[in-house]
RNA sequence: AAAGUUUGACAGACAAUCGCUGGCGGCUAUAGGCCGCGAGAGGAAAGUCCGGGCUCCGUAGGGCAGGAUGCUGGAUAACGUCCAGUCAGCGCGAGCUGAAGGAUAGUGCCACAGAAAUGGACCGCCGAUGGCCGGCUUAUGCCGGAUCAGGUAAGGGUGGAACCGUGGUGUAAGAGACCACGAGGAGCAUAGGUGACUAUGUUCCUGGUAAACCCCAUCUGGAGCAAGACCGAGAGAACGCAGCGCUGUGAGGCGCACCCUUGCCCGGGGCGUGUUCGGGUUGGUUGCUUGAGCCGUUCAGCAAUGUUCGGCCUAGAUAGAUGAUUGUCGCUAAGUAGGUGGGAGGGUCGUUCCCGUUUACACCACCGAAAGUACAGAACCCGGCUUACGGCAAACUUUCCGC
Repeated sequence: AAAGUUUGACAGACAAUCGCUGGCGGCUAUAGGCCGCGAGAGGAAAGUCCGGGCUCCGUAGGGCAGGAUGCUGGAUAACGUCCAGUCAGCGCGAGCUGAAGGAUAGUGCCACAGAAAUGGACCGCCGAUGGCCGGCUUAUGCCGGAUCAGGUAAGGGUGGAACCGUGGUGUAAGAGACCACGAGGAGCAUAGGUGACUAUGUUCCUGGUAAACCCCAUCUGGAGCAAGACCGAGAGAACGCAGCGCUGUGAGGCGCACCCUUGCCCGGGGCGUGUUCGGGUUGGUUGCUUGAGCCGUUCAGCAAUGUUCGGCCUAGAUAGAUGAUUGUCGCUAAGUAGGUGGGAGGGUCGUUCCCGUUUACACCACCGAAAGUACAGAACCCGGCUUACGGCAAACUUUCCGC
């Protein structure tokens, strides 16, 4: 210098002006009016994926079903999260990844090809055994031939995979049938470790698949702040009171009278009121932000995390406030583009090498911009995960160059 890996912190600052939502105080005196002070989004507020608090249903105690999780130890309110390890895989490496219980519980499946995919004979090999044919033999039987039955998984061929591999013994031919060495797995023992596991020895075993059913272990009631609680207009029901007439079984309807519109006429509009009751519509209050809280610090721990002491209070909107404009500065672009001046040399230990020597172009000095400034917006709260996104810092790794 280039290419990477991991971790951490940050998420522009200040001022002025104009606004928005709560709180407190004051003035007016109910309009949620005016004035002042102070506060006002995030690392992900997002996706709503997992866990918990809280609330109601319910009394929930147990079991089945269903669902989730699945190496070990630890952390935690809890987790599918985190930390430290083990094992396996990937990477030259720093490091990263994990759908990482059981195939020795049982059942199923293993495309195509292939004879056969856990029990199989296509080619090949064999003829021991039974039968057949021929020869010899008194006969039992012996020899030879063919391979009908049969034996054979060594060889060929198919396949991701062919009954663990190689060599030998053995046999009619063969075969873990037996032996030696080796691979993998399980059990046992010994040693180390809390443990996963590792090392050694010994015995037994040998296809894969649980991201097939299943088995084992652990966890698991449901719905969610639109949860839930309270107050309650309007409308409804009952009863009482209240002008007249007509009509109707009734609820009711019509006319006059009355009230409003304008003093009058026309036209238009209105025509009850009180108490009680139940449910709870529009709406309001609450839940609502003091909490597994934040900052610093002590101790324990490799760490996650827990703990001691001190300090702090830090949005609460409801169709959803937390903003906009201008100026200055910061960061990046970048001491780059560009400009001015010098300039015959410069680079180099050096050179035969490279750049430059007609000024606009080597090299030196000084001055010095612009565009840009990410993703994104709380809605009951908290712990995680995932996704989006900008530059910065530290440690480490690999390669190249110089000393």
Predicted 3D model of a 403-nucleotide RNA (Bacterial RNase P class A) from Paenibacillus terricola. It matches the Rfam family "Bacterial RNase P class A". Rfam links the family to the GO terms ribonuclease P activity, tRNA processing and dimeric ribonuclease P complex. Its mean pLDDT, the model's own confidence on a scale to 100, is 76. The gene name in the source record is rnpB. The sequence is in RNAcentral, with records from ENA.